[in-house]
RNA sequence: GCCAGCGUAGCUCAGCGGCAGAGCAAUUCUUUCGUAAAGAAUAGGCCGUCGGUUCAAAUCCGACCGCUGGCU
Numbered sequence: 001g002c003c004a005g006c007g008u009a010g011c012u013c014a015g016c017g018g019c020a021g022a023g024c025a026a027u028u029c030u031u032u033c034g035u036a037a038a039g040a041a042u043a044g045g046c047c048g049u050c051g052g053u054u055c056a057a058a059u060c061c062g063a064c065c066g067c068u069g070g071c072u
Base pairs, nucleotide, nucleotide: 001071002070003069004068005067006066007065010024011023012022013021018055026042027041028040029039030038048064049063050062051061052060
C1' cells in the first nucleotide's frame, strides 16, 4: 500500500428497517446471629464520528477514525 471483518451498558455479546436487549458486574431490599449462596427490584446507552437514502436508520449506502486478521 491492497483486501476482509469488527465498533451497541463497566465487561462479554444479541438485535440486520418500525419500543434498544440478555448474561455477568454495580446499587437497594428479602432471607441469615453474621458472611457467602439464593430470591426480588432498581439504575446504567443520544448504538465509533460526520453525511446520504427513507415516512421511519443501531440496522441500508459513502467518507473518516480506531481495533483485529490476511496479502504484498
Overview:
A computed fold for a 72-nucleotide RNA from a Candidatus Wildermuthbacteria bacterium, annotated as transfer RNA. Its mean pLDDT, the model's own confidence on a scale to 100, is 81. It matches the Rfam family "tRNA". The family's RNA type in Rfam is transfer RNA. Gene Ontology term of the family: triplet codon-amino acid adaptor activity. The sequence was found in a public genome assembly. The organism belongs to Candidatus Wildermuthiibacteriota, within Bacteria.